[in-house]
Molecule: Glycine riboswitch aptamer
Organism: Actinobacteria bacterium UBA4426
RNA sequence: CGUUCUCUAGCGGGAGAGAGUGAGUUAGGGCUUGUAAAAGUAACUGCUUUACAAACCUUUUCGCACCGCCGAAGGAGCAAGGCCCCACCAAACUCUCAGGCACAUGAACCGCUGGAAGAAC
Repeated sequence: CGUUCUCUAGCGGGAGAGAGUGAGUUAGGGCUUGUAAAAGUAACUGCUUUACAAACCUUUUCGCACCGCCGAAGGAGCAAGGCCCCACCAAACUCUCAGGCACAUGAACCGCUGGAAGAAC
């Protein structure tokens, strides 16, 4: 000096699995009924507008509970293997504690561009 590896930053790519069910809750809208007063209208019954209350429907906010499912944050367990043996380490395998299951976010891993120190050649 060069290459590779470990770490780190930026950019790009990046799979899987219910937009699940239930009741509640925040806000909005629709519809029906009732009440009160006022206005308008027709004429007396009634209709329209406004306010309040109740029921129903729908969208939405927030968490909760239950069932099903996924594996590629993290975590855990072992296999081949490493090690004379044991212990220990160990994957994209396994488990799902955690995480996730429309979009978004995240995402092991891959590519490109840098940065610092160390190691090997």